Description:
The RNA shown here (Bacterial RNase P class A) has 319 nucleotides and comes from a Burkholderiales bacterium. Its Rfam family is "Bacterial RNase P class A". Rfam's curators write: Ribonuclease P (RNase P) is a ubiquitous endoribonuclease, found in archaea, bacteria and eukarya as well as chloroplasts and mitochondria. The family's RNA type in Rfam is ribozyme. The RNAcentral record of the sequence draws on ENA. RNAcentral records the identical sequence in 3 taxa.
RNA sequence: AAAGACCGUCGGACGACCGCUGGCUGCCUUGCGCAGCGAGAGGAAAGUCGGGACUCCACAGAGCGCCGUAGCAGGUAACGCCUGCCCGCCGUGAGGCGAGGAUCAGAGCAACAGAGACGAGCCGAUUCAGUUCGGGUGAAACGGGCAAUCUCUACGGGGAGCAACACCAAAUAGGCAGCCGCCGAUCCGGCUCGGGGAGGCUGCGGGUAGGUGGCUGGAGCGCGUGCGCGAGUGCGUGCCUAGAGGAAUGGUCGUCGCGGUGCCUGCGCGUCAUGUGUCGGUGCCGACCAGAAUCCCGCUUACAGACGGUGCUUUGCCU
Numbered sequence: 001a002a003a004g005a006c007c008g009u010c011g012g013a014c015g016a017c018c019g020c021u022g023g024c025u026g027c028c029u030u031g032c033g034c035a036g037c038g039a040g041a042g043g044a045a046a047g048u049c050g051g052g053a054c055u056c057c058a059c060a061g062a063g064c065g066c067c068g069u070a071g072c073a074g075g076u077a078a079c080g081c082c083u084g085c086c087c088g089c090c091g092u093g094a095g096g097c098g099a100g101g102a103u104c105a106g107a108g109c110a111a112c113a114g115a116g117a118c119g120a121g122c123c124g125a126u127u128c129a130g131u132u133c134g135g136g137u138g139a140a141a142c143g144g145g146c147a148a149u150c151u152c153u154a155c156g157g158g159g160a161g162c163a164a165c166a167c168c169a170a171a172u173a174g175g176c177a178g179c180c181g182c183c184g185a186u187c188c189g190g191c192u193c194g195g196g197g198a199g200g201c202u203g204c205g206g207g208u209a210g211g212u213g214g215c216u217g218g219a220g221c222g223c224g225u226g227c228g229c230g231a232g233u234g235c236g237u238g239c240c241u242a243g244a245g246g247a248a249u250g251g252u253c254g255u256c257g258c259g260g261u262g263c264c265u266g267c268g269c270g271u272c273a274u275g276u277g278u279c280g281g282u283g284c285c286g287a288c289c290a291g292a293a294u295c296c297c298g299c300u301u302a303c304a305g306a307c308g309g310u311g312c313u314u315u316g317c318c319u
C1' cells in the first nucleotide's frame, strides 16, 4: 500500500411559518371553547419465532401419551439467547460454522458396482471335521455405519392472552318482586264531556352501547468505579425519555452539513505530451429500510450512505 477479519457508532442539524395528539396553567361566552407553556417513533417500532413480567381460567396424587431441548462450565427473571473452554468441519490466516447424549435394549435403512448389503452366507481350493486359506466389486463384505428414521436416556413443558382482566353504567327488549286495573286503569298534547278496552306503575338484578382503570418510573438510560478472561454483576452519581387508542407524532421554506458530478483559481507531484493529488469558491443532482399500540429480554429478516476502533490477518514493496 492493497485485500480482508472482528467489534462498534450514526443514519441529518438549526431556524421560521402552518397543522395534528396528549399534559399543565390561565380566561370566559362552560365547550369536541380560546390563549400560553412544555412533550411527542426505531435501529429495526417489522416477523410475532424463543423466553419472561402481568391477568384470568383450570388443577388431589401417580402413570401413560404428546411437544421441546441435548459436549462441559458459567451468565440471566427466563430462554431454543449470550459467554468461555473442549471436540469436529471450512479457511493460507485473522477467523467462521456445528440439533455435539446413546447403535452392549430393540426395530428400520444403504444408490452405483458386485454372486451376495445386514440375514448370514456365496465362489474356488483344502481337511477326519464350516478344518484352514484365498476372493474381483464397493463408502462398507461380518464387522461396522446412519439416531436431522423410529427408539432409548436425562431434563423441561397446564391453557388463553391487554380485544387479558377489573370497575362504573344509558335507551330498548326480556326476567323477578310488589302495587293498581273489566266496579274500566294507563291512553286520546292541559281540564271537562266523550271515546277506547287490557294492561299499567314502582323497585331490584344480569347483560349491551358508552366511559374509566390496567398504561407506562422500568429486569430503565448515561457516566464513574470495584470484581470477572468474558457474557455480566455490585456500588456511587446524574437523568425522566410517546402513551394515543380506529389510533397523533406531519408539511412548506431558508441556512448549514454529507455524498456524487462539472467548472474556476491557487499549491504540490509527474511527463516529450495528454495528466494526477489537494485547499478554497461555485453550478446541478441525490439522500435508506421502515411507523409505537400492555411492557421487557433475545433471535431473525430489511436497510441509501457516513464514521470509528483492534499489541488482528495475508500478500507485495521500501528501510
Base pairs, nucleotide, nucleotide: 001315002314003313004312005310006309007308008307009306010305012256013255014254015253016252017251018250020040021039023037024036025035026034027033028031042289046300047299049298050297051296052295053294054161055160056159057158066157067156068155069154070153071085072084073083074082075081086100087098088097089096090095101152102151106150107149108146109145122135123134124133125132165213166212167211168210175204176203177202178201179200180199187195188194220239221238222237223236224235225234226233227232258286259285260284261283262282263281264280266278267277268276269275